Parts: sequence; structure tokens; C1' cells
RNA sequence: GGGCACUUGGCGCAGUGGCUAGCGCGUCGCGCUUACAUCGCGAAGGUCGGGGGUUCAAAUCCCUCAGUGCCCA
Repeated sequence: GGGCACUUGGCGCAGUGGCUAGCGCGUCGCGCUUACAUCGCGAAGGUCGGGGGUUCAAAUCCCUCAGUGCCCA
């Protein structure tokens, strides 16, 4: 230098155009317990990597930039 894949809560992921962006783990609160753990109930936490475009409508499609990984040279 060229090609491919990925970027979504603290972490790991799902969601491939349409109602409020969900799941697991973690965190916090309450219940339970002598206490801890387990378990049950509830809550907080996301400008979906940045910017632009297409569309009535974008996490999703297109362009660009950035980052990470792999391959080729």
C1' cells in the first nucleotide's frame, strides 16, 4: 500500500428498515438468613464508534473518517 471482518450499557452478545433497543453476567435496593451465599422481586445504567446521505421511518441501507483483528504484498 491492497483486501476482508468487526465497533450496540461496566463486560460478553442478540437485534439485517417499522410499536418503548433487548438477553446473560455484573452493580444497587428490598425480601429471605443469626450472618454470608443461593434464591425471589425490583431498579439504575445505551445520544447503537464520529460525521454526512437515502427514506414517511435507520442500530439496520449508502458514503466518509477513526479504532480493533485477520490475510496479501
This is a predicted structure of a 73-nucleotide RNA (transfer RNA) from a Patescibacteria group bacterium. Model confidence (mean pLDDT): 81 of 100. It matches the Rfam family "tRNA". Rfam describes the family as follows. Transfer RNA (tRNA) molecules are approximately 80 nucleotides in length.